[in-house]
RNA sequence: CUCUUAUUCCGAGUAGGUGGAGGGACAGGCCCUAUGAAACCCAGCAACCGACACUUCAUCACCUAACAAGCGAAGUGAAAAGGUGCUAACCUGCAAGGUGAAAAAAACCUUGAAAAAUAAGAG
Numbered sequence: 001c002u003c004u005u006a007u008u009c010c011g012a013g014u015a016g017g018u019g020g021a022g023g024g025a026c027a028g029g030c031c032c033u034a035u036g037a038a039a040c041c042c043a044g045c046a047a048c049c050g051a052c053a054c055u056u057c058a059u060c061a062c063c064u065a066a067c068a069a070g071c072g073a074a075g076u077g078a079a080a081a082g083g084u085g086c087u088a089a090c091c092u093g094c095a096a097g098g099u100g101a102a103a104a105a106a107a108c109c110u111u112g113a114a115a116a117a118u119a120a121g122a123g
Base pairs, nucleotide, nucleotide: 001123002122003121004120005119006118007117008116013042016041017040018039022032023031024030026093027092028091029090043087044086045085048083049082052077053076054075055074056073057072062070094112095111096110097109098108099107
């Protein structure tokens, strides 16, 4: 970088330190920012993976003299010392349907995609 799967509701610094002008993915809006942006450190949030406990199912093979237990799968719970992630708030971007309208257009609503982000796995 590409592909697959899952999630994108909630939560977490409006008084931390360094730092100095940008930032909110992209485009258009609309915003944040010297009353201090990005970034780094610290602090916090969550619980995707891993690890732990319990329950259920499975139990070819391994283990056992034989069972049981372990190894496998699913669910629940707690923790957060492991691997990550996150910590202003939004709207539109494509398509379909609806409201509206004489017909369109604008506007509004709903649904599903796309794009993007994160995790796990594969290449």
The prediction has a mean pLDDT of 75. A computed fold for a 123-nucleotide RNA from Fictibacillus terranigra, annotated as SAM riboswitch aptamer (S box leader). Its Rfam family is "SAM riboswitch aptamer (S box leader)". Gene Ontology term of the family: regulation of gene expression.